Source information
The prediction has a mean pLDDT of 83. The RNA shown here (transfer RNA) has 74 nucleotides and comes from a Thermoplasmata archaeon. Its Rfam family is "tRNA". Rfam links the family to the GO term triplet codon-amino acid adaptor activity. The source organism's lineage runs through Archaea, Methanobacteriati, Thermoplasmatota and Thermoplasmata. RNAcentral holds the sequence, with entries from ENA.
RNA sequence: GUCGGCGUGGCCCAGCCUGGCAGGGCGACGGACUCAUAAUCCGUAGGUCGCGGGUUCAAACCCCGUCGCCGACA
Numbered sequence: 001g002u003c004g005g006c007g008u009g010g011c012c013c014a015g016c017c018u019g020g021c022a023g024g025g026c027g028a029c030g031g032a033c034u035c036a037u038a039a040u041c042c043g044u045a046g047g048u049c050g051c052g053g054g055u056u057c058a059a060a061c062c063c064c065g066u067c068g069c070c071g072a073c074a
Base pairs, nucleotide, nucleotide: 001073002072003071004070005069006068007067010026011025012024013023020057028044029043030042031041032040050066051065052064053063054062
């Protein structure tokens, strides 16, 4: 340099094809249970969907550009 994959709460990921409420698990915090802790159960908070632009009534999703990481080839 070329090609491919990935980027979504603190961590791991789903959702993207086919645009329409941003979700799950773990973790954190509060509560229930317990003599107490763990486990279990209930609840709460936490998101510029890598970044910029475009299309659209509406974009995590479509288009363009760009950055980072990983792999293959050179």